[in-house]
Context: one part of a larger RNA
RNA sequence: UGUCUGAGAGGAAGGACCGCUUAGUACGAGAGGAACAGUGGUUCGGCGCCUCUGGUCGACCAGUUACCUGGCAAGGUAGGCUGGGCAGCUACGCGCCAAGGGAUAAGUGCUGAAAGCAUCUAAGCACGAAACCCGCCUCGAAAAGAGACAUAGAACUCCCAUAGAAGAUGGGUUUGAUAGAACAGAGGUGUAAGUGUCAAGGCAACGAGACAUUAAGCCUGCUGUUACUAAUCG
Numbered sequence: 001u002g003u004c005u006g007a008g009a010g011g012a013a014g015g016a017c018c019g020c021u022u023a024g025u026a027c028g029a030g031a032g033g034a035a036c037a038g039u040g041g042u043u044c045g046g047c048g049c050c051u052c053u054g055g056u057c058g059a060c061c062a063g064u065u066a067c068c069u070g071g072c073a074a075g076g077u078a079g080g081c082u083g084g085g086c087a088g089c090u091a092c093g094c095g096c097c098a099a100g101g102g103a104u105a106a107g108u109g110c111u112g113a114a115a116g117c118a119u120c121u122a123a124g125c126a127c128g129a130a131a132c133c134c135g136c137c138u139c140g141a142a143a144a145g146a147g148a149c150a151u152a153g154a155a156c157u158c159c160c161a162u163a164g165a166a167g168a169u170g171g172g173u174u175u176g177a178u179a180g181a182a183c184a185g186a187g188g189u190g191u192a193a194g195u196g197u198c199a200a201g202g203c204a205a206c207g208a209g210a211c212a213u214u215a216a217g218c219c220u221g222c223u224g225u226u227a228c229u230a231a232u233c234g
Base pairs, nucleotide, nucleotide: 001150002149003148004147008139009138010137011136014044015043016042017041018040019039020038021037027032045097046096047095048094049093053091054090055089056088060084061083062082063081064080065078066077067076068075069074086221100134101133102132107127108126109125110124156234158172159171160170161169178230179229180228181226182225183224184223185222186220187219188218189217194213195212196211197210198209201206
């Protein structure tokens, strides 16, 4: 340094109810009407998770108001308001939360004397509860009677996140995909700017707006590819 043992400590990790079968059976004249055993669910509580559903989402995208940047475009401020929204975090969503064993309590018995009978008890033996001890989960060699086994490495700096108040923990450090960037995928929004055509109206200038180019444009805390950048050197 690593792997264990497990004295001991903590947990309530479970509680209740309903339906079906047993069964219209046992029982009962009838009226009525069980249980053992098995099985499905509901609810309260506990632990975990985010595939689905629903929230939130000051990442992001779009629409729109006021003011400002001379105008367009593009932006800023009011998280302005509105419609969506991945990851993350969540519940209203999803998964799991035994059985069994041991020794017993009251109690039920067997055998059985003292006491020729009787007696569950005096010797002996068998059952018997959500309580007790295990079983399940977590911690746990300062357990001072301080254990066992294996082993030679460990730490700092640096890049990070499945971790996080600081320490700590976990991963990576060129023999490299650890983080960033780029690209691709997956995904969010919903069709960008410019241009062309159309357009109510108007003498005209102009013109809200519509269609096309355009499943566009913009964006990404996710996944992958790639040593371009940083993990160099110590």
Large-subunit ribosomal RNA, domain VI from a Nanobdellota archaeon, 234 nucleotides, folded computationally.
It matches the Rfam family "Archaeal large subunit ribosomal RNA". Rfam links the family to the GO terms ribosome and structural constituent of ribosome.
The RNAcentral record of the full RNA draws on ENA.